[in-house]
RNA sequence: CGGGAGGUCCAGGCGGGCGCCCGUCUAAGCCGGGACAUUCUUGGUUUUGGGCGGGAGGAAAGUCCGGACUCCGCAGGGGAGGACGGUCGCUAACGGCGACCCCGAUCCCGGUGUCAUGCAUCGGGAAAGGAGGGAAAGUGCCACAGAAAACAUACCGCCUUUGUGGGAACACAGGGGUAAGGGUGAAAAGGUGGGGUAAGAGCCCACCGCUCCGGUGGCGACAUCGGAGGCAGGGUAAACCCCGUCUGGAGCAAGGUCAAAUCGGAGAGAGUGCCCCGCUCAUAUCUCCGGGUGGACCGCACGAGCUCCGGCGAAAGCUGGAGCCAAGAGGAAUGCUCGCCCACGACAGAAUCCGGCUUAUGGACCUCCCCGUCU
RNA sequence: UGCCGGGUCAUCUAAUGGUAGGAUAGUGGACUCUGAAUCCACUCAUCUUGGUUCGAAUCCAAGCCCGGCAG
Numbered sequence: 001c002g003g004g005a006g007g008u009c010c011a012g013g014c015g016g017g018c019g020c021c022c023g024u025c026u027a028a029g030c031c032g033g034g035a036c037a038u039u040c041u042u043g044g045u046u047u048u049g050g051g052c053g054g055g056a057g058g059a060a061a062g063u064c065c066g067g068a069c070u071c072c073g074c075a076g077g078g079g080a081g082g083a084c085g086g087u088c089g090c091u092a093a094c095g096g097c098g099a100c101c102c103c104g105a106u107c108c109c110g111g112u113g114u115c116a117u118g119c120a121u122c123g124g125g126a127a128a129g130g131a132g133g134g135a136a137a138g139u140g141c142c143a144c145a146g147a148a149a150a151c152a153u154a155c156c157g158c159c160u161u162u163g164u165g166g167g168a169a170c171a172c173a174g175g176g177g178u179a180a181g182g183g184u185g186a187a188a189a190g191g192u193g194g195g196g197u198a199a200g201a202g203c204c205c206a207c208c209g210c211u212c213c214g215g216u217g218g219c220g221a222c223a224u225c226g227g228a229g230g231c232a233g234g235g236u237a238a239a240c241c242c243c244g245u246c247u248g249g250a251g252c253a254a255g256g257u258c259a260a261a262u263c264g265g266a267g268a269g270a271g272u273g274c275c276c277c278g279c280u281c282a283u284a285u286c287u288c289c290g291g292g293u294g295g296a297c298c299g300c301a302c303g304a305g306c307u308c309c310g311g312c313g314a315a316a317g318c319u320g321g322a323g324c325c326a327a328g329a330g331g332a333a334u335g336c337u338c339g340c341c342c343a344c345g346a347c348a349g350a351a352u353c354c355g356g357c358u359u360a361u362g363g364a365c366c367u368c369c370c371c372g373u374c375u
Numbered sequence: 376u377g378c379c380g381g382g383u384c385a386u387c388u389a390a391u392g393g394u395a396g397g398a399u400a401g402u403g404g405a406c407u408c409u410g411a412a413u414c415c416a417c418u419c420a421u422c423u424u425g426g427u428u429c430g431a432a433u434c435c436a437a438g439c440c441c442g443g444c445a446g
Base pairs, nucleotide, nucleotide: 001372002370003369004368005367006366007365008364009363010362012341013340014339015338016337017336018335020055021054022053023052024051025050026049027048028047029045030044031043032042033041034040035039057347061358062357064356065355066354067353068352069251070250071249072248076277077276078275079274081247082246083245084244085243086100087099088098089097090096101132102130103129106126107125108124109123110122111121112120113119114118133242134241138240139239140236141235142234155182156181157178158177159176160175161174162173163172164171165170190208191207192206193205194204195203209231210229211228212227213226214225215224216223217222255298256297257296258295263290264289265288266287267286268285269281270280271279305324306323307322308321309320310319311318312317342345376445377444378443379442380441381440382439385399386398387397388396393429401417402416403415404414405413422438423437424436425435426434
């Protein structure tokens, strides 16, 4: 210098002009009430003007998770369905976050086998990444190729035996043993080496792996040590499924208040927005169709809130104190223009709110690493 | 704003996780004096990117696009 990982911060700046939304104060006009007599006072205001204050984001986005809130009478029992899944913790909750455990593509180093820098296998190290319970309850699937794809099997081969031919080597045919070697495949019933054998084989032995038992350490996942067993149990659960945990449904167009309008027809017991049971209410209510009227307010901005300081904790986070109030529309606001400056401005616009995740995106700074290059 | 559904040749559609098939259209050829019809051959696709799996149109996640419903 380049690349990678993690984290923090900013989101053009200043000034002039014209506008938009909200709040508040105020002037004029209009309307209403009171006193009284032509002025005063008080209230309202979808009218007009002025002053002051405030006015998008880190993702406001996707709507992918989780909650708050509201309604469904209660949110009761069962079923179905759905979601999640190493351990411990954090949290209102989560599929989120923190720490740890385990696995691990790939790379590096070393040993062994082999003619081999390749290949196979073993040990050690680094490490992207991991939707990481169960394949020893059951079921399904594993195309093609291959002897065989899961109650193992035998194409070539190896060994042996019988017969025939032959002087012999050997050839052909039949029977038996075998799973070392070849071959197929993504995957072939532990691996490597040695012994052993007619040839072979956990048949036996050493190391590694695996299973079971016990000790030690750890809250735990798990790690480690010792012993026993020749080894049983291929893969797939982002296939059905099993186990454990959670889960009633709908969503602010939820829902509520006031005002306006309020006719006619058809059907049905209604209510729990998947089903059943239970429960409640029952002549009012509900559903559908055609018309009528269709304006305003609340929900809706003080909240798991923000900033600073202190304490606890390894961290996520918890907690004490002080200070602060910071958009709220309803055809839907934050824009346009001029001047100056610079690093010349990316992605992008709130609509009930909050915690996350994911995706899009310009720049500045800090820490760590070297799997890269140069000196 | 909220809630749902869906993306396969140019068009309409098939496909248990195992060679992406068919029809129409297009191109070329045969037949015909020429055209149509018919016959033969060919071209053309799983919305994108990752993941699970030996293997993905299919299963899972994220993104993009299209459509529907709700006072």
Two RNAs folded together computationally: RNase P RNA and transfer RNA, 446 nucleotides in total. It holds a member of the Rfam family "Bacterial RNase P class A". The prediction has a mean pLDDT of 77.